[in-house]
Molecule: transfer RNA
Organism: Isosphaeraceae bacterium
RNA sequence: GGCUCGUUCGUCUAUUGGCCGAGGACACCGCCCUUUCGAGGCGGAGAGGUGGGUUCGAUUCCCACACGGGCUG
Repeated sequence: GGCUCGUUCGUCUAUUGGCCGAGGACACCGCCCUUUCGAGGCGGAGAGGUGGGUUCGAUUCCCACACGGGCUG
């Protein structure tokens, strides 16, 4: 360089064009409980790599770029 797969909350993950103002687990924050901590209960904040395109509508389809993995010259 070529081909190929991937990129979603702090971490891991669900999502197969409208049911997504994106769900779950752990972590974090607040309250309750507890003599205290932990455990438990209730609640909260938190994400679609960037830019275009297609579409009435895109996390999802297409293209480019960035980053990462694999194969290969």